[in-house]
Molecule: transfer RNA
Organism: Candidatus Pacearchaeota archaeon
RNA sequence: GGUCCUAUAGUCUAGCGGUAGAACACUUCGUUUACACCGAAGAAGUCGAGGUCCGACUCCUCGUAGGACCA
Repeated sequence: GGUCCUAUAGUCUAGCGGUAGAACACUUCGUUUACACCGAAGAAGUCGAGGUCCGACUCCUCGUAGGACCA
C1' cells in the first nucleotide's frame, strides 16, 4: 500500500427496514437475627458524520478504533 471483518447497557451477547431483548453486574423492596441464596420491581445501550427511505442499529458513502490476510 491492497482486500476483508467487527463496533448494541458497566461486561458479554441477540436482533438486521416498523416499540432494541436476554444473561451477569448495579439499585430498591420482600425473605432472614444478620449476610448469602431466592422472589418481585427498576435504571442503564445501537462508534461518529452525511445520504436513501414514509420510516435506518439495520441499506449506501466517508471517517474513527480494533482485528485477519496478501504484498